[in-house]
RNA sequence: CAGGUCGGCCAGAUCAUCGCGGCACCCAGGGCGCUCUCCGAGCGUCCGAGGGUUGUCGAGGAAAGUCCGGGCUCCGCAGGGCAGGAUGGUGGGUAACGCCCACUCGGGGAGACCCGCAGGCCAGUGCCACAGAGAACAGACCGCCAGCUGCGUGCUGGUCAGGGUGAAACGGUGGUGUAAGAGACCACCAGCGAUCCAGGCGACUGGAUCGGCUCGGCAAACCCCAUCCGGAGCAAGGCCGAACAGGAUGUGCUUGAGGGCUGCCCGCCCGAGCAUCCGGGUUGGCCGCUUGAGGCCCGCGGCAACGUGGUGCCCAGAUAGAUGAUGGUCCGAGACAGAACCCGGCUUAUCGGUCGGCCUGCCCC
Numbered sequence: 001c002a003g004g005u006c007g008g009c010c011a012g013a014u015c016a017u018c019g020c021g022g023c024a025c026c027c028a029g030g031g032c033g034c035u036c037u038c039c040g041a042g043c044g045u046c047c048g049a050g051g052g053u054u055g056u057c058g059a060g061g062a063a064a065g066u067c068c069g070g071g072c073u074c075c076g077c078a079g080g081g082c083a084g085g086a087u088g089g090u091g092g093g094u095a096a097c098g099c100c101c102a103c104u105c106g107g108g109g110a111g112a113c114c115c116g117c118a119g120g121c122c123a124g125u126g127c128c129a130c131a132g133a134g135a136a137c138a139g140a141c142c143g144c145c146a147g148c149u150g151c152g153u154g155c156u157g158g159u160c161a162g163g164g165u166g167a168a169a170c171g172g173u174g175g176u177g178u179a180a181g182a183g184a185c186c187a188c189c190a191g192c193g194a195u196c197c198a199g200g201c202g203a204c205u206g207g208a209u210c211g212g213c214u215c216g217g218c219a220a221a222c223c224c225c226a227u228c229c230g231g232a233g234c235a236a237g238g239c240c241g242a243a244c245a246g247g248a249u250g251u252g253c254u255u256g257a258g259g260g261c262u263g264c265c266c267g268c269c270c271g272a273g274c275a276u277c278c279g280g281g282u283u284g285g286c287c288g289c290u291u292g293a294g295g296c297c298c299g300c301g302g303c304a305a306c307g308u309g310g311u312g313c314c315c316a317g318a319u320a321g322a323u324g325a326u327g328g329u330c331c332g333a334g335a336c337a338g339a340a341c342c343c344g345g346c347u348u349a350u351c352g353g354u355c356g357g358c359c360u361g362c363c364c365c
Base pairs, nucleotide, nucleotide: 001361002360003359004358005357006356007355008354009353010352012330013329014328015327016326017325018324020058021057022056023055024054025052026051027050029047030046031045032044033043034042035041036040060336064347065346067345068344069343070342071341072233073232074231075230079266080265081264082263084229085228086227087226088225089103090102091101092100093099104118105116106115107114108113119224120223124222125221126218127217128216141163142162143159144158145157146156147155148154171189172188173187174186175185176184190214192211193210194209195208196207197206198205199204237287238286239285240284246278247277248276249275250274251273258270259269260268261267294313297310298309299308300307301306331334
């Protein structure tokens, strides 16, 4: 320098004018109390919806999808059983997780590095399309061999070494053996199982001996094993205010309707109202609401995720829903996109710029 790989950051800048939302401050105005004093002033305090040449703050890395996890709120929580859902190598992090970090194993790459829906088919059941003779304790289509023979492109038997089919055909190579063959037998290799040794917290890795000679795949098929899981959600939930009108029918009041245990059952508890229909009223305000597992910088511990200590920071909070408009200048001409209870993740969308680590190749010193 070129190509690649991984990670961090930014997300037009600036000025002027106007406009919008929150908070603070000020003003008009108002309530209450006290004093002076006489029908108004002053002081204190509270409210302040109206107003302001005032101050200050005002969307995101994804605010999105609402897919996981938690906080918070209400309901529920004597106990037992069944069902259902989620996760799935190991160790750690965390409030928790299906997230993150480190490692192991498997796969890809020359490498930096990337990907993994990574428990169990010797508990059971099931499935394996098409093709093929045969798809699981198998199988004879061609071929090979033996016998018979009517001598035919025949029949019977043996055989999976060779051919062919398939995603997959019941270990591989060489030899012994045989009518031809075959783990039938032998050697080596691969794989499986058992025991043991060494390393590691562990997943696992390396090795030794022995064994029957070989065992198909699918669990994102049911299922089994281990761990975890109460329900509903800010229209949660609480407070204030305003308005209104009841009626009919059925059923029940301890011989109990109905309700709760929020998927179901047993069982337990509450219990005087309940169900359907007709009719009437309301569409206001406040809290919850943003200070939080919060973020910046520095130190310490840790490979890291992260934890911990210190300093100092306040950074949207609307409720028809604010964050915009116009003009000027500059550059590379600016993408995806807009909070609605909050937070941690994942996923998806995204013009371009910038910084750093590492890998490969070439050249120069």